Source information:
The RNA shown here (Bacterial RNase P class A) has 371 nucleotides and comes from a soil metagenome. The RNAcentral record of the sequence draws on MGnify. Its Rfam family is "Bacterial RNase P class A". From the family's description: Ribonuclease P (RNase P) is a ubiquitous endoribonuclease, found in archaea, bacteria and eukarya as well as chloroplasts and mitochondria. Its family is annotated with ribonuclease P activity, dimeric ribonuclease P complex and tRNA processing in the Gene Ontology.

RNA sequence: AGCCGGCUAGGUGAUCGCUGGCCUCAUUGCGGGCGAGAGGAAAGUCCGAACUCCAUAGGGCAGUGUGCUGGCUAACGACCAGUCCGGGUGACCGGAAGGAAAGUGCCACAGAAAACAUACCGCCUCGUUCCCACGGGAAGGGGGUAAGGGUGAAAAGGUGCGGUAAGAGCGCACCGCUUGGGUGGUGACAUCCAAGGCAGGGUAAACCCCACACGGAGCAAGACCAAAUAGGGGAGCGUCCGAGGAUGGCCCGUCCGAAGCUUCCGGGUAGGUCGCUCGACCGGGCGAGUAAUCGCUCCGGCUAGAGAAAUGAUCACCGCCUUCCGGCGGGGCGACUCGCGGUGGGAACAGAAUUCGGCUUACGGCCGACU
Numbered sequence: 001a002g003c004c005g006g007c008u009a010g011g012u013g014a015u016c017g018c019u020g021g022c023c024u025c026a027u028u029g030c031g032g033g034c035g036a037g038a039g040g041a042a043a044g045u046c047c048g049a050a051c052u053c054c055a056u057a058g059g060g061c062a063g064u065g066u067g068c069u070g071g072c073u074a075a076c077g078a079c080c081a082g083u084c085c086g087g088g089u090g091a092c093c094g095g096a097a098g099g100a101a102a103g104u105g106c107c108a109c110a111g112a113a114a115a116c117a118u119a120c121c122g123c124c125u126c127g128u129u130c131c132c133a134c135g136g137g138a139a140g141g142g143g144g145u146a147a148g149g150g151u152g153a154a155a156a157g158g159u160g161c162g163g164u165a166a167g168a169g170c171g172c173a174c175c176g177c178u179u180g181g182g183u184g185g186u187g188a189c190a191u192c193c194a195a196g197g198c199a200g201g202g203u204a205a206a207c208c209c210c211a212c213a214c215g216g217a218g219c220a221a222g223a224c225c226a227a228a229u230a231g232g233g234g235a236g237c238g239u240c241c242g243a244g245g246a247u248g249g250c251c252c253g254u255c256c257g258a259a260g261c262u263u264c265c266g267g268g269u270a271g272g273u274c275g276c277u278c279g280a281c282c283g284g285g286c287g288a289g290u291a292a293u294c295g296c297u298c299c300g301g302c303u304a305g306a307g308a309a310a311u312g313a314u315c316a317c318c319g320c321c322u323u324c325c326g327g328c329g330g331g332g333c334g335a336c337u338c339g340c341g342g343u344g345g346g347a348a349c350a351g352a353a354u355u356c357g358g359c360u361u362a363c364g365g366c367c368g369a370c371u
Stems, first nucleotide, its partner, number of pairs: 001371002004368005010318007018037002021034004025029001039349001043360002046358005051218004063214005068082004083097001084095004098209002103207002105203003120149002122145005128139004157175006176198001177196008222274004232265006244256004281301004285296004320346003324342002327340005
C1' cells in the first nucleotide's frame, strides 16, 4: 500500500426543557414524585413475508419475474457451500451462467465477401498477343488456391512436419471440438479411453422456445363505539274544530302559518377506542452441520409506541484522536520512535411512524487474519 472479516458508534454527574407510562395530593392545577424514551443504517422503498380487506368453482390464454449445482428458510431475486468462466503478481474479487442442432429478425462503419458464404491484392497454372541479350519478361483472358497481405468486434479450428504446380485435415503428431464408453461425485462437473478430419459465424439485458413461480391493494390496511346538521325508513299525533311560530317570561288577544311535529331504527361524518408492539424477539450456554442454518424440559433480558410526530441544550470531570512545545524521561550509531506533562483543536453519517428477513446507499473510529 492492498485485501477480507469483526467490534464500536463516547462515559458519569448536575441544571433546564420535550413525549408517553405509573403512583400520589386534594383546593381538579400548566400540582408533586418515580421510571422510560432511535439506528447500524431508523434512510432508499429495491426484493421477500406476516397481518388486514377486496376478488376468487376449476382450468387455460395473456402478462410479469426467475434461470449452473446442492443446501438453507415462513418466504425470497437474499444467504451458505461448491462447479465453470472472467479479472488481479497476490490476498482476493466479479458473473441474468438454460436453449443459436425449432422458427423469425438484426449485424452500423470498414471490407472483395457478414452467411444455403466470399477471390480485392498475392501465389500457381493453361491458351493468345507482344518484347528479348534466348535465361526469361509484359499485357489481357480462362482455371486452381483461404497458406500470406489487407478490412472488421467477428471471415469455415490452432501450432508444427510432410505433401503439392501453388495450396488445403489432403496426410500425420500434439492441443481443441463432436460422438460413444469407463471411473469419481447427490449434482453442476472433473478425469481417462476409443472413434470421427471437423459438423460449420455472432447476437436470446432481440422476438422467441423450454422449465419453474406469481390474484389485487396496502396500517391513510382494517375492526368497534358514535355527537351535531342534512337526507332515508317505521310508528304515533295533526291538516281550517289548525300542529307549529312571532309578540323579550306566563295568560288572553293579535299577527304569520294549508304542514308538519314527536319518537324509534339503520347507514354514516367529526371525534374516540383498538389494530400497536412479547416477537419467525434479543444475549449467553450446550449439541448437529464446512457453512448459511437448525435443535434444547437450559440460563438471563424486555428495549419508544406517539399520531404530524418527543427523544434536546448547557456546564463539569474522565476517556479517545490530533497540532504545537529550544519541555521532562526511556530506546536507537542514526533517520526516528515510545511514555509523561503543558497548550490549542476535533468527534462522522444520520432521526422511529404496523412489524419482521434481506439488499443497496451514506459514514467516524478501533482491532485481527492475509497478500